[in-house]
RNA sequence: GUUCCUGUAGCGCAAUGGGUUGCUUGUUGGACUCGUAAUCCAAAGGUCGUGGGUUCAAAUCCCACCUGGGAUG
Numbered sequence: 001g002u003u004c005c006u007g008u009a010g011c012g013c014a015a016u017g018g019g020u021u022g023c024u025u026g027u028u029g030g031a032c033u034c035g036u037a038a039u040c041c042a043a044a045g046g047u048c049g050u051g052g053g054u055u056c057a058a059a060u061c062c063c064a065c066c067u068g069g070g071a072u073g
Stems, first nucleotide, its partner, number of pairs: 001072005007066001010025001012023002019056001027043005049065005
């Protein structure tokens, strides 16, 4: 240089043909307990890497760029 993949909640991951962004764990509050742990309930937490385009509507489709990784020379 060419090419393929990756990026979504604090961490780890889903979301398949465009239509309310979710799960686990963690955090916070509550219940339970003499107390802690465990268990149960609830809540908070997201510019879906960035910028543009298409569309009534984009995490999702298209383009460029950025991050991390693989292959090849």